Overview: Bacterial RNase P class A from a Betaproteobacteria bacterium, 330 nucleotides, folded computationally. The prediction has a mean pLDDT of 78. Taxonomically the source falls in Betaproteobacteria (Bacteria, Pseudomonadati, Pseudomonadota). The gene name in the source record is rnpB. RNAcentral holds the sequence, with entries from ENA. It matches the Rfam family "Bacterial RNase P class A". It is annotated as a ribozyme. The model forms 96% of the base pairs in the Rfam consensus.

RNA sequence: GAAGCAAGCCAGACCGCCGCUGGCGCGAUCGUGGAAACACGGCGCUGGAGGAAGGUCCGGACUGCACAGAGCGGCGUAGCAGUUAACGGCUGCCCGGCGCAAGCCGAGGAUCAGAGCAACAGAGACGAGUCUGGGCAAGAGCGAUCUUUCCCAGGGUGAAACGGGCAAUCUCUACGCGCAGCAACACCAAGUAGGCCGACGUUGACGUGGUCUCGCGGAGUCGGCGGGUAGGUGGCACCGAGCCGGGUGGGCGACCCCCGGCCCAGAGGAAUGGCGGUCACGGCGGGGAAACUUGCCGCACAGAAUCCGGCCUAUCGGCUUGCUUCACAA
Repeated sequence: GAAGCAAGCCAGACCGCCGCUGGCGCGAUCGUGGAAACACGGCGCUGGAGGAAGGUCCGGACUGCACAGAGCGGCGUAGCAGUUAACGGCUGCCCGGCGCAAGCCGAGGAUCAGAGCAACAGAGACGAGUCUGGGCAAGAGCGAUCUUUCCCAGGGUGAAACGGGCAAUCUCUACGCGCAGCAACACCAAGUAGGCCGACGUUGACGUGGUCUCGCGGAGUCGGCGGGUAGGUGGCACCGAGCCGGGUGGGCGACCCCCGGCCCAGAGGAAUGGCGGUCACGGCGGGGAAACUUGCCGCACAGAAUCCGGCCUAUCGGCUUGCUUCACAA
């Protein structure tokens, strides 16, 4: 220098103006909406997307329901050991495959329990046997020959021909799993229609005619309680499987331990944005011998929705470290 392998990182920066949204403090204890529950409104300070927030494929936390124990069924996992809250994730080693190598990939238990399956070719493909060929003996026939019987040898087909394969077909073995999911669930709570209780009521309650001792209609009327719905609040943003930094701490490693610091988005039609400027990066073009300068364009994938650990998928352009093979030079 060329080609490659592995691990990791960034995902434009700064300034100004205008907005959106969470929290905290102050403050009128006020106003608006609402039956209520509750929500909103001012000023100041401060926080505000990602490496995948994505797919919702695994595993947990949390919540409700169910649950004596065991079995059957169903679903899942599958070398050995470890790691972890847990896992089908991850780590190490073994075995197998690929690569010159660095390294990468693996659905890697059992086919003497049973069943099922195998294109083409071939007489025959999972049931056993015999297409060709050959042999002994017996029987029938004057005979050629036929029948019965035998063949782990030869020929031919094929990946495979009583000997194997496939468990990524059922199955067996071992182990694991109760079901549903934040639209879970808990609390507050209208209207309407049911329900329950009480009082009055065909001896006329109650409604209506402006009122009545009158007329008309008339079997309900009134009050209370309770569940559910609309609506509202919590769950919900977290002192946590938390984040950052450090350790001549333990371990090959995943990971664990110790010390210090920090508090770090959170709505509910769903905030995290828009405009302008300067600089950076990439592409194309002009000028210039060059340094450089100038114009235009671009800056991916994507976007939290109960939270967390993984896996998988998408991703413009770059950067760092280690390693392998080859070539060249000393």